Overview: Transfer RNA from a Rhodospirillaceae bacterium, 76 nucleotides, folded computationally. The organism belongs to Rhodospirillaceae, within Bacteria. The coordinates come from a structure-prediction model, not an experiment, and the mean pLDDT is 83.
RNA sequence: GACCCCAUCGUCUAGUGGCCUAGGACAUCAGCCUCUCACGUUGAGAACACGGGUUCAAAUCCCGUUGGGGUCGCCA
Numbered sequence: 001g002a003c004c005c006c007a008u009c010g011u012c013u014a015g016u017g018g019c020c021u022a023g024g025a026c027a028u029c030a031g032c033c034u035c036u037c038a039c040g041u042u043g044a045g046a047a048c049a050c051g052g053g054u055u056c057a058a059a060u061c062c063c064g065u066u067g068g069g070g071u072c073g074c075c076a
Base pairs, nucleotide, nucleotide: 001072002071003070004069005068006067007066010026011025012024013023018056028044029043030042031041032040049065050064051063052062053061
């Protein structure tokens, strides 16, 4: 340098154009339960890397950028 893959709550992840103002688990916070803690239970807050494009509609498709990983090459 070329090509390929990946990026979603604090963490791990679901999603493959419309049922997503994005779901689940753990964690956090609050209530209930308990003599206390734990467990259990109810609820709350919390995320689509960034920019542009296509489309009636984009987390999802396309282009670029950034970051991470991989394969192959170039110079010395």